[in-house]
RNA sequence: GCCGGAGUGGCGAAAUGGUAAACGCAGUGGAUUCAAAACCCACCGACGCAAGUCUUGAGAGUUCAAGUCUCUCCUCCGGCA
Numbered sequence: 001g002c003c004g005g006a007g008u009g010g011c012g013a014a015a016u017g018g019u020a021a022a023c024g025c026a027g028u029g030g031a032u033u034c035a036a037a038a039c040c041c042a043c044c045g046a047c048g049c050a051a052g053u054c055u056u057g058a059g060a061g062u063u064c065a066a067g068u069c070u071c072u073c074c075u076c077c078g079g080c081a
Base pairs, nucleotide, nucleotide: 001080002079003078004077005076006075007074010025011024012023018064027043028042029041030040045054046053047052057073058072059071060070061069
């Protein structure tokens, strides 16, 4: 240099173009216990008092609608030279 793959909450990891994105771990609160562990219940992206706004590596495009499709770039992994 060329080709291919990957990038999603704190971590892992799902998601036919259809409206924050399952599930698990971790965490927080509760219940239980003499106390804990385990089990069970609820919550658990960011900003905000709230209403709401934003959010899938970055930017742009297509679309009524994008994590998903297209283009450029960044990072990582593999292959070829």
Molecule: transfer RNA
Organism: Candidatus Kaiserbacteria bacterium